[in-house]
Context: one part of a larger RNA
RNA sequence: CUCCUUAAGGAACUAGGCAAAAUAGCCCCGUAACUUCGGAAGAAGGGGCGCCCUGGUACUGUCUCCGCAAGGGGAUGGGAACGGGCCGCAGUGAAAUGGGUUCCGCGACUGUUUAACAAAAACACAGGACUCUGCAGAAAUCGCAAGAUGAUGUAUAGGGUCUGACGCCUGCCCGGUGCCGGAAGGUCAAGGGGAGGUGUUAGUGGGAGCAAUCCUGCGAAGCACUGAACUCAAGCCCCGGUAAACGGCGGCGGUAACUAUAACCGUCCUAAGGUAGCGAAAUUCCUUGUCGGGUAAGUUCCGACCUGCACGAAUGGCGUAACGAAGGAACCGCUGUCUCGAGGAGGCGCUCG
Numbered sequence: 001c002u003c004c005u006u007a008a009g010g011a012a013c014u015a016g017g018c019a020a021a022a023u024a025g026c027c028c029c030g031u032a033a034c035u036u037c038g039g040a041a042g043a044a045g046g047g048g049c050g051c052c053c054u055g056g057u058a059c060u061g062u063c064u065c066c067g068c069a070a071g072g073g074g075a076u077g078g079g080a081a082c083g084g085g086c087c088g089c090a091g092u093g094a095a096a097u098g099g100g101u102u103c104c105g106c107g108a109c110u111g112u113u114u115a116a117c118a119a120a121a122a123c124a125c126a127g128g129a130c131u132c133u134g135c136a137g138a139a140a141u142c143g144c145a146a147g148a149u150g151a152u153g154u155a156u157a158g159g160g161u162c163u164g165a166c167g168c169c170u171g172c173c174c175g176g177u178g179c180c181g182g183a184a185g186g187u188c189a190a191g192g193g194g195a196g197g198u199g200u201u202a203g204u205g206g207g208a209g210c211a212a213u214c215c216u217g218c219g220a221a222g223c224a225c226u227g228a229a230c231u232c233a234a235g236c237c238c239c240g241g242u243a244a245a246c247g248g249c250g251g252c253g254g255u256a257a258c259u260a261u262a263a264c265c266g267u268c269c270u271a272a273g274g275u276a277g278c279g280a281a282a283u284u285c286c287u288u289g290u291c292g293g294g295u296a297a298g299u300u301c302c303g304a305c306c307u308g309c310a311c312g313a314a315u316g317g318c319g320u321a322a323c324g325a326a327g328g329a330a331c332c333g334c335u336g337u338c339u340c341g342a343g344g345a346g347g348c349g350c351u352c353g
Stems, first nucleotide, its partner, number of pairs: 001346006008339002012337001017334001025049005034039001036165001050086004059078008087091001099332006106324002111123002127163007140149003166319004171249003176246002178242005185237003191231002196226005203218006250268005277311001278308001289305005
């Protein structure tokens, strides 16, 4: 290390009955709550089991023959029971081969998953809902495109999102964000438009000069730069709708003829102030809350209470039979888990040789 046995006790072990032990097959009897009437159920709990005779008998599957039928015969398979007898400590004589019960949380279920530390309460799931999509080329998806999937489908179809059987249900808020609808007004891009402005200068006015020329003003056309009004889509602002869209769902003060409490009243704020149901919960900090139950003794567990730090209704709420190598608690059986060790078998290692 892998096994076997063990007085008395029997979970006192431990985070936890982890591991081990126990149970076990077939036949018969018997079997509760609850339930979606299928289940729960192999519930639970009991009894029997070998061999010989009765007996290959009774009965019986298939095939076949006789017979109108009832019934009977044959072939080939299966094959009891009651009863009687025999042996051992022991008869599913070895091996294989369910431990059971109760309560609760979670997930309806069978399934799926972190290949190689997680199998679960996670994922999926039928079922529910919202939404997109009317087809010449759907919506959506891949691709630069061609093209393809969707689908050789057509709204009882296809895509997306959320929820997650079933039962009872799913309250209020559209102020913000999103989405949908609206288009009067506001804002508003490029484009259109072109009032004007500027540069350049043929020309021309004035001045200086004999003149050449210089200084200075105005300035057509063209070219170039710039450019107001006006016009102008969506979007945004705006007006509505929409929460099984993202989300949200108050505070303070007073008041009843004991006290306490507050059905009641006042006030502030809000878009609206949490409805039903549940509640120290996989959620409760204070907290081992308080009460009840179970124990001699219970930070866990079950039932209540409600003061919900910080439950709450498809990020679904509350229940729920069945199911679970899943989680928590208790009991019966059983045991070397333990009190507390001991003995034995076979390996490995070490020491000696």
Predicted 3D model of a 353-nucleotide part of an RNA (large-subunit ribosomal RNA, domain IV) from an Acidobacteriota bacterium. The source organism's lineage runs through Bacteria, Pseudomonadati and Acidobacteriota. Model confidence (mean pLDDT): 88 of 100. The RNAcentral record of the full RNA draws on ENA. Rfam family: Bacterial large subunit ribosomal RNA.